[in-house]
RNA sequence: CGAGCCGUAGCGCAGUUGGUAGCGCACUUGGUUUGGGACCAAGGGGUCGCGAGUUCGAAUCCCGCCGGCUCGACCA
Numbered sequence: 001c002g003a004g005c006c007g008u009a010g011c012g013c014a015g016u017u018g019g020u021a022g023c024g025c026a027c028u029u030g031g032u033u034u035g036g037g038a039c040c041a042a043g044g045g046g047u048c049g050c051g052a053g054u055u056c057g058a059a060u061c062c063c064g065c066c067g068g069c070u071c072g073a074c075c076a
Stems, first nucleotide, its partner, number of pairs: 001072007010025004019056001027043005049065003053061001
C1' cells in the first nucleotide's frame, strides 16, 4: 500500500430476498428461604461504529471515514 471479514443492550451473539430490533447471561423488583444460592414471575436498558446518499421506508443497499482481525505485496 492492496484484498477479505467484522463493528447491533454491561458481556457473548442472532437478525442482511429493505417493512415497528431480538435471544442467552448479567442487572432491577417481587415471590419462595432464617439468610444466601438455586428456582418462579414481572421489568428496565440500544440514535445497530461515524457521516452522507438512494428509497414512502435502511441494522440490511451505494459511497467516504474510523477501529479490530486475517491474508498478500513492498523494504530489510
The RNA shown here (transfer RNA) has 76 nucleotides and comes from a Pseudomonadota bacterium. It matches the Rfam family "tRNA". From the family's description: Transfer RNA (tRNA) molecules are approximately 80 nucleotides in length. By type it is a transfer RNA. Its mean pLDDT, the model's own confidence on a scale to 100, is 81.